[in-house]
Context: one part of a larger RNA
RNA sequence: UGGCGGGGACCUGCACAAGCAGAGGAGCACGUGGUUUAAUUCGAUGGUAAACGAAGAACCUUACCAGGGUUUGACAUAUACCUGCAAGCCGCCGGAAACGGUGGCCGCCUUCGAGGGUGCUACACAGGUGCUGCAUGGCUGUCGUCAGCUCGUGUCGUGAGAUGUAGGGUUAAGUCCCGAAACGAGCGCAACCCCUAUUCUAUGUUACAAGUGUCUUAGAAAACUGCCUCGGUAAAACGGGGAGGAAGGUGGGGAUGACGUCUGGUCCGCAUGGCCCUUAUGUCCUGGGCGACACACGCGCUACAAUGGACGGUACAACGAGCAGCCAAGCCGCAAGGCGGAGCUAAUCUUAAAAAACCGUUCUCAGUUCGGAUUGAGGUCUGAAACUCGACCUCAUGAAGUCGGAUUUGCUAGUAAUCGCACAUCAGCCAAGGUGCGGUGAAUACGUUCUCGGGUCUUGCACA
Numbered sequence: 001u002g003g004c005g006g007g008g009a010c011c012u013g014c015a016c017a018a019g020c021a022g023a024g025g026a027g028c029a030c031g032u033g034g035u036u037u038a039a040u041u042c043g044a045u046g047g048u049a050a051a052c053g054a055a056g057a058a059c060c061u062u063a064c065c066a067g068g069g070u071u072u073g074a075c076a077u078a079u080a081c082c083u084g085c086a087a088g089c090c091g092c093c094g095g096a097a098a099c100g101g102u103g104g105c106c107g108c109c110u111u112c113g114a115g116g117g118u119g120c121u122a123c124a125c126a127g128g129u130g131c132u133g134c135a136u137g138g139c140u141g142u143c144g145u146c147a148g149c150u151c152g153u154g155u156c157g158u159g160a161g162a163u164g165u166a167g168g169g170u171u172a173a174g175u176c177c178c179g180a181a182a183c184g185a186g187c188g189c190a191a192c193c194c195c196u197a198u199u200c201u202a203u204g205u206u207a208c209a210a211g212u213g214u215c216u217u218a219g220a221a222a223a224c225u226g227c228c229u230c231g232g233u234a235a236a237a238c239g240g241g242g243a244g245g246a247a248g249g250u251g252g253g254g255a256u257g258a259c260g261u262c263u264g265g266u267c268c269g270c271a272u273g274g275c276c277c278u279u280a281u282g283u284c285c286u287g288g289g290c291g292a293c294a295c296a297c298g299c300g301c302u303a304c305a306a307u308g309g310a311c312g313g314u315a316c317a318a319c320g321a322g323c324a325g326c327c328a329a330g331c332c333g334c335a336a337g338g339c340g341g342a343g344c345u346a347a348u349c350u351u352a353a354a355a356a357a358c359c360g361u362u363c364u365c366a367g368u369u370c371g372g373a374u375u376g377a378g379g380u381c382u383g384a385a386a387c388u389c390g391a392c393c394u395c396a397u398g399a400a401g402u403c404g405g406a407u408u409u410g411c412u413a414g415u416a417a418u419c420g421c422a423c424a425u426c427a428g429c430c431a432a433g434g435u436g437c438g439g440u441g442a443a444u445a446c447g448u449u450c451u452c453g454g455g456u457c458u459u460g461c462a463c464a
């Protein structure tokens, strides 16, 4: 100087407390461990792994396994020799395909030097999701959006270093004020950026009968403790209240992550040093596996019902997406869906029905008209192909489950809870996941003793 303490003081955070809804019990889905397996590819493992890489594993993907092929190679560049057949297309035979054999069609451009292009052979080389994240770049998690981390000059100290950055107030903040051997400065904080709430101006392919302005798009204004009052002090910074205002003290949300820590993560995104393989650890194909199942853990979904289930009627969104696409009306089918073909490269058309809510009827507390797992049968769609291993529909079946031990998670307001909608990936989809969008819309916070994380000062230390 740091670090640590079951030392101290002060401060802070959904950290506790006060509340609301859950998890832990059940079924299912997904991930992981374990076990199994020819293979169940690999990575991630307290917080900071476990609906994570994966924003889509039937083939492909795919890296794994079995078998069958191939060796200048699936891909790149270059040289030499040969070929003058380009390339390519269509057949036949063997085969699971890859591939091997074989036949036919076509047989190019040109400056006529041979060049381009193609194929064969040979030689350089290619290739590797092989190893090392403890050789690395880049990116990234975490402490933490915590308020800290430093520098120049000066001063102090033999020196390591200190001071500045301590102290008194104050703040969300090393934020600001005062003061002081310090004076300044930098990276952080804040502001500048984006969305949103209000008004105005312009806009007009949208809406309505009009002219307006719901709305669209673009720009501007507005909020600054500016005003009043009380407190505070030497004066301030600042704090409490109020007026006006759509909005008030950072208005709400986002982006933004200092010096560094964890030898954190990633060589399987990419790049890359070194090492290793080179008739194989490369590469092509068929099939299988990644989907197994005594069990254990984690994120979730659906429930256990009457604030509910079922049936009928009826109302109100926003973000988005669409041409190998979105797909209307109409018709067929109980339905999934099929036929159909209008419109739309979309403020114009379509997706599109929002759902909870509201109105009426019914069920009357039961393993039930709750719950929907599981299983049987029949279908639909995508796709060469749904057996391993897709989703959906109909009929039948109707399991566990009556609110969950110890323990534990999220959340302070348009939040939690609850309700649906859209999108990415995508042929289809194992999405109950993720990212957004709007609808309805709470309760509680006395307080900081305690638990956890963090900050500042101080103290002890057998630690560095």
Base pairs, nucleotide, nucleotide: 001464002463003461004460005459007458008457009456010455011454012453013452015448016447019411020410021409022408023407026302027301028300030298031297032296033295034293035292042053043052064288065287066286067285068284069283070282073125077124079122080121082119088105089104090103091102092101093100094099108116109115127277128276130275131274132273136271137270138266139265140264141262143260148187149186150185151184152183153182154163155162156161167178168177169176193254194253195252196251198221199220200219201218202217204215208211224248227242228241229240230239231238291430304404308363309362310361311360312359313358320351321350322349325344326343330339331338332337370401375396376395377394378393379392380391381390417440418439419438420437421436422435423434
Predicted 3D model of a 464-nucleotide part of an RNA (small-subunit ribosomal RNA, 3' major domain) from an uncultured Candidatus Saccharibacteria bacterium. The RNAcentral record of the full RNA draws on SILVA. The coordinates come from a structure-prediction model, not an experiment, and the mean pLDDT is 82. It matches the Rfam family "Bacterial small subunit ribosomal RNA".